[in-house]
Context: one part of a larger RNA
Formats: sequence, C1' cells, structure tokens
RNA sequence: GGACGAACGCUGGCGGCGUGCCUAAUACAUGCAAGUCGAGCGAGGGUCUUCGGACCCUAGCGGCGGACGGGUGAGUAACACGUAGGCAACCUGCCCAUAAGACUGGGAUAACAUAGGGAAACUUAUGCUAAUACCGGAUAGAGUCUUCUCCCGCAUGAGAGGAGACGGAAAGGUGGCGCAAGCUACCACUUGUGGAUGGGCCUGCGGCGCAUUAGCUAGUUGGUGGGGUAACGGCCCACCAAGGCGACGAUGCGUAGCCGACCUGAGAGGGUGACCGGCCACACUGGGACUGAGACACGGCCCAGACUCCUACGGGAGGCAGCAGUAGGGAAUUUUCCACAAUGGACGAAAGUCUGAUGGAGCAACGCCGCGUGAACGAUGAAGGUCUUCGGAUUGUAAAGUUCUGUUGUCAGGGACGAACAAGUACCGUUCGAAUAGGGCGGUACCUUGACGGUACCUGACGAGAAAGCCACGGCUAACUACGUGCCAGCAGCCGCGGUAAUACGUAGGUGGCAAGCGUUGUCC
Repeated sequence: GGACGAACGCUGGCGGCGUGCCUAAUACAUGCAAGUCGAGCGAGGGUCUUCGGACCCUAGCGGCGGACGGGUGAGUAACACGUAGGCAACCUGCCCAUAAGACUGGGAUAACAUAGGGAAACUUAUGCUAAUACCGGAUAGAGUCUUCUCCCGCAUGAGAGGAGACGGAAAGGUGGCGCAAGCUACCACUUGUGGAUGGGCCUGCGGCGCAUUAGCUAGUUGGUGGGGUAACGGCCCACCAAGGCGACGAUGCGUAGCCGACCUGAGAGGGUGACCGGCCACACUGGGACUGAGACACGGCCCAGACUCCUACGGGAGGCAGCAGUAGGGAAUUUUCCACAAUGGACGAAAGUCUGAUGGAGCAACGCCGCGUGAACGAUGAAGGUCUUCGGAUUGUAAAGUUCUGUUGUCAGGGACGAACAAGUACCGUUCGAAUAGGGCGGUACCUUGACGGUACCUGACGAGAAAGCCACGGCUAACUACGUGCCAGCAGCCGCGGUAAUACGUAGGUGGCAAGCGUUGUCC
C1' cells in the first nucleotide's frame, strides 16, 4: 500500500447493487416451511332441484411425491475432495424411441355400524363393503441352469444364434359413436430391448503440523469354499498358510470439511475456503432396520440415553444446523413482513392446490459504485477571530451583496417493462380413427393473469431554501504559531517528547489529508 462476512470511537443527505451469528452443532415459546389426486375406490355430509339429477366438501382405502428443494460444518487426514481413467463387477422411478400384450377367476380389509377399555395418546372385539389394494390360473420373449456353433478381447471373459425346466398385467378411468354387443381417442398399466439422466464401486496422481510420535497389525495379509449385495471385494463366515505396512515417514497425537475460486504479489509464491457454484458429511446424542427405483431417511419408524412438557401417577408427547422470532454466549450480525404475478418443483387430464424454494419489500454507511450539500460575479480586501516588530499580516472572494440553476428535496398530476402463458370460445393445417363423433400435435383471432406498486420513470410548481465531518500538523510524513502546564497532567507505530520560552501534552487560530465518511483495533499478503 492492498484486502475484510469485521468490531469500536466521532459524525452522518440520497440512490443503485451486493452482504449480514465468524462465538454456544447451546436451549427453544409461537406461527408457517410437503403435499396432491373425486378422471382409482366405497362411504358420510352439505347446497340446489323441474324429484330425473347436478354441483361441492372431506376422515378412510389406494397412487405419486415426502431421498428434491432448504440449512449447517459437528465429525472426517479419508478414494472425503480435485484431476485422469476403469467397471468384461453394477443399478436407474418419472422421460424418449421401439416391439408385443392387457385373457380368466378368487378371498379379504379400512372407512362405517354395534359393544367396550383409557385422564389422554390411543386401542380391543364382533359384523358389513369397494377398488388402479391383495392373491391364483392361462398366454410370452427376457433372465437362471445344461448343451452346440460362430466371432471378438489385455486376463477373468464378452457378444450373436439354436435346443430342454421356473416366471406378468389394471377385465382400469374419462370422452366420443352405437339399441346392444362392441369399436375408437387419450391417460394410466405389463413384459422386453435401446437411449437419456441420476447414482454405486475400483484405481494412478495431488493437496498439513509434530520424529521431543519409530515401530504398527490377528480378519491382520493372502488362498480355498461358502454367505451376502444391484455389483467386485475379509464385506461377513469356516478351514489353511504366515503374511501385510514402515525413514520415499507406517503408527500415534494435534488441527481441518474438499474444490471452482477469493485476497495479495511483476511473477514465483504466500494466505483464505464468508457470499455464488460442484462434491461430501450431519440432522438432540448413540444404535438399528422397514418401505421404496432411490434412504439407513432434517420436519418417517423402533430401541437406549440426556433434557423439556402433559398426567387422573397407570402412562404419554417433543426435537428450528428450514423461514421469521426468543433466551443465552459474545466486540458483533436483520422483519415473528408481502406474494405465488414471474422462474422452478410436487401432484393432477386440466382448471388448479401446495411451495419461508423463489420473486420482492423492511432493518444496518457493513461493503463497492454514483450523486449532492450550490454556480458565476463580487475589495471599503467590511466586521469579528488569531498573531504582531503595533507598521501590519492572516482568515479571504471567504462572507455580505447582485445575477442564476434546480441535480437531490417537498407538494401535485400522469404512470410502467417485467406477461410468455395455461384454460375457455371460434377457425385453419396435420395425425390417430370406420367416422363429416372425438382426441393428440401445430397455428391464428378473441377473452384473461402483477406481490413489488401508485414503486421506477415522466411532467409541473416551490425554494439556496433541508444536507460536512473526521484525523493529523517533531522526523519517518503533506501540514505552525500563541497561550496554559512545568518529568506534573499527559502523548507515543518506531525514534522519542514533558524538569518555566514544548512546532511532540491540553486549548485556540491557521494549515494539510481524506470525505458521507474519517480514525483506531484485529487478521492476511
């Protein structure tokens, strides 16, 4: 000199864009943060009724989602991360493409009703009922085992074709046509194959302090056989062998999330890992599995523990390291705000619902950037202040005064971009279709959607009116005099000032520097 998630002191006009618990991964009152689907199902209730029915709401069964999004950095020195590869050792819901299919049966159960138990949380028995819930049978390629042929690879081995034993579905929903049987469109469903996306595993290399840590290791190292997994593997188990790592730093202890990046520096390097992005780990502490395509699961379950709360003392309930907010700790860090209008997500055929993600507003000079606090003219160089050699010098064109301007400000008027949609109605093209029903896809027109916000912005009026401080002035280092004090009071980054003429302390005048900031402290280069 630069930098900061800063703090403190004095001061403080505005706007834009960012940033804001670095400490106690301490404890949490209250509200919200994950629901959705009635076009899967039965039931109950409500409104209207032309008594035909229509519409709406929901506890329950069922489906999808709650594994994303959001938070934190405790743990972790590790294939956790980064980078480069490998998987002939693997999985992948929703999505896309393609091939085939969706036949025929059955038994339950919640809701509900009745009767109980319990303070509550909740729960028991009996009876009834439905499904895209559950379970059989048929049909079928894939897959597993045996066998044959071809072909390829760095090895285990991979790929293609042929022959024999096990294995699925929702007959669903809505719309249209039809007297019906049925046909058809879309959505949903089943089984393959391929893709895409997301993951899992393995390996080389790389990134820390201590040797005042020198030896460490028994599932340890390897083999055979098995179990387990989506998958390889001591991952686990039985048996066998005695190995494996280490001065190229094992082991131990301490510290720490890693990276893209950020700060500094001419660079090499040094330091950091806030915000934003990628990965990992965690969710009161420890352990465990269930469900599922995916979890060993922040707002799921079970067990143990600590803590808090309710209790009729028998027993129960809870988990803000989500958004706000509270207490505590601390030098220190914000609103218990608005909206789903946009972007994105979940569900749904859609309308839509939910969304503290997100979009915004609020607070804070915490940071960066921009603007303003007026401009021009104005010498009797006014008054006052300070100094004085008493002549004057300086403050100083500074003020007053004159002429202007109106950025900001105040008031008034107008007033956004962000909106593209989707849905509905009408029409056109194309496609599925038996269809001039209907649906899918694309397009045109109409209709319609804004939290921010009466905000930004524009226009008019008023009026210099409302807006400057902080630090320094001995040298380093730009900027000096007077008074007070008298080794006192005090200053100080270093050298050092102060003991009666202090440019170094305190005050005043003046000057210098930066400026809505200035200085100090802390940390890094």
This is a predicted structure of a 525-nucleotide part of an RNA (small-subunit ribosomal RNA, 5' domain) from Brevibacillus panacihumi W25. NCBI's taxonomy places the organism under Bacteria, Bacilli, Caryophanales, Brevibacillus, Brevibacillus panacihumi.